[in-house]
RNA sequence: GAAGCAGGCCAGACCGCCGCUGGUGCGAUCGUGGAAACACGGCACUGGAGGAAGGUCCGGACUGCACAGGGCGGCGUAGCAGCUAACGGCUGUCCACCGUGAGGUGAGGAUCAGAGCAACAGAGACGAGCCGAUUCAGUUCGGGUGAAACGGGCAAUCUCUACGCGCAGCAAUACCAAGUAGGCACACGUUGACCUGGCCCGGGGAGUGUGCGGGUAGGUAGCACCGAGCCGAAGGGUGAUCUUCGGCCCAGAGGAAUGGCGGUCACGGCGGGGUCUGGCAACAGGGCCUGCCGCACAGAAUCCGGCCUAUCGGUCUGCUUCACAC
RNA sequence: GUCUCGUUCGUCUAGCUGGCCUAGGACACGACGCUUUCAAUGUCGGGACACGGGUUCGAUUCCCGUACGAGACGCCA
Numbered sequence: 001g002a003a004g005c006a007g008g009c010c011a012g013a014c015c016g017c018c019g020c021u022g023g024u025g026c027g028a029u030c031g032u033g034g035a036a037a038c039a040c041g042g043c044a045c046u047g048g049a050g051g052a053a054g055g056u057c058c059g060g061a062c063u064g065c066a067c068a069g070g071g072c073g074g075c076g077u078a079g080c081a082g083c084u085a086a087c088g089g090c091u092g093u094c095c096a097c098c099g100u101g102a103g104g105u106g107a108g109g110a111u112c113a114g115a116g117c118a119a120c121a122g123a124g125a126c127g128a129g130c131c132g133a134u135u136c137a138g139u140u141c142g143g144g145u146g147a148a149a150c151g152g153g154c155a156a157u158c159u160c161u162a163c164g165c166g167c168a169g170c171a172a173u174a175c176c177a178a179g180u181a182g183g184c185a186c187a188c189g190u191u192g193a194c195c196u197g198g199c200c201c202g203g204g205g206a207g208u209g210u211g212c213g214g215g216u217a218g219g220u221a222g223c224a225c226c227g228a229g230c231c232g233a234a235g236g237g238u239g240a241u242c243u244u245c246g247g248c249c250c251a252g253a254g255g256a257a258u259g260g261c262g263g264u265c266a267c268g269g270c271g272g273g274g275u276c277u278g279g280c281a282a283c284a285g286g287g288c289c290u291g292c293c294g295c296a297c298a299g300a301a302u303c304c305g306g307c308c309u310a311u312c313g314g315u316c317u318g319c320u321u322c323a324c325a326c
Numbered sequence: 327g328u329c330u331c332g333u334u335c336g337u338c339u340a341g342c343u344g345g346c347c348u349a350g351g352a353c354a355c356g357a358c359g360c361u362u363u364c365a366a367u368g369u370c371g372g373g374a375c376a377c378g379g380g381u382u383c384g385a386u387u388c389c390c391g392u393a394c395g396a397g398a399c400g401c402c403a
Base pairs, nucleotide, nucleotide: 001322002321003320004319005318006317007316008315009314010313012265013264014263015262016261017260018259020048021047022046023045024044025043026042030041031040032039033038050297054308055307057306058305059304060303061302062169063168064167065166069201070200071199072198074165075164076163077162078161079093080092081091082090083089094108095106096105097104098103109160110159114158115157116154117153126151130143131142132141133140173221174220175219176218183212184211185210186209187208188207194204195203196202214402215401216400229248230247231246232245233244234243235242236241267294268293269292270291271290272289273288275286276285277284278283327399328398329397330396331395332394333393336353337352338351339350345383355371356370357369358368359367376392377391378390379389380388
C1' cells in the first nucleotide's frame, strides 16, 4: 500500500421567530365545558423519540382466574460448564464443517427400548437372504446400481431420556357516572349447567349459553416519582456478569405531542476558478475560493431483557493475508 | 394495541403422515378444425408451489427468518 476479519461509537451543531405536548411549585376556591363522573383555564421553572421506537419471534414484570394444587395429554429446549428475574438470549470451551488466515456456521442427547421411512436405478433397500465361483464344511471370495449394499442412515418421522411451561392478556384488570324494554324465545342446570380456555381429580358455584331486541360509544386508575433504571470509579472473574462507593431523575398521548420557517457552520456528491507538488509529456494527486444538489432507515402507545429485519454515511480500536522498503 | 390464520398457473382451487409430481382440475388465454362469418363445440398447446436459508439422498409438504394479505376482540343488562 492492497484485500479482508471482528468489535465499539455517532446518527448533524448553534442562534432567532412561530407553534404542539407533559411534570413540579405558587395562586385563584373562581370561571368555562358537561346530565354527571370529571376535564380544562393564570404565572414561574422545567422535560419531550430510537438504535432499531419496527416485526410481534422468544423471555419476564404486572393483572385476573383460588398467591395455580395432583395426574394424563400437549408444547418447547438439547455437547459441556457458566451468566441471568427469565429465556430459544449471552459468555467460555470441546467437537464437526467452511476459510490460506484473522475468523465464521452448527435444533451437536439417544437408533444395543420399540416402531416407521428410503423414489429412480439395481438380482436384492433393512428381514435376511439371493446369484456366481470355490471348499471336507455357509468354508472363502466376488456382486459395480445407488445417497446408502449387510453395517448402517434418517430422531427439524413417531418415540425414549433430561429440564422447563397452569391459562389468558393493559381492548388484562379495578372503580365512577349515565342510560333502559335490567325484555322475549330456545337450550342446559344442585343427578352441578357454568368458571378454573385440552381432559380427569380437586376448588368455586346459581344461574349460564345462543339468537332477537334495547342502552351507552363517557370519565378515572393501571400509566411513566425510583426502576432487573442511567452515568462514572474501584475491586472479583479469561468472559458474559457480579459487588461496593459516588452522582443523576431522564418522553408520555389517548384519532394519539416531540414540529415549521430563516440564518451561520460542518459532512457527502457533481461542476467551475486559480494555485502547489510529481512527471520530458499525456496526466495524477493535495489543500484554497465558489455554485448547485443531497443528508439514510424510520415515529414511543403498560413496562423491561433479548433476537431478527431496515439503514445515506462518518469514525475509532484490535487482528489476518499478500506485496514492497529498512 | 393484542391474538389467530393464510400465500400453488391470469382467477378459483386439489395435493401437504416427504419420493409413482415433469404439481392435477375448472374457468380464462392461444393455435388448428367445423361454419359464409361469429358463438357454441372438438383437438392440441402455453402457463404456478410468495422470497431467502436449513434438515434430508430427495422439500409444494418438515424447521427458521423475511415480505405481503386476511380475520377476530369494547362495556351494561
This is a predicted complex of two RNAs, RNase P RNA and transfer RNA, with 403 nucleotides together.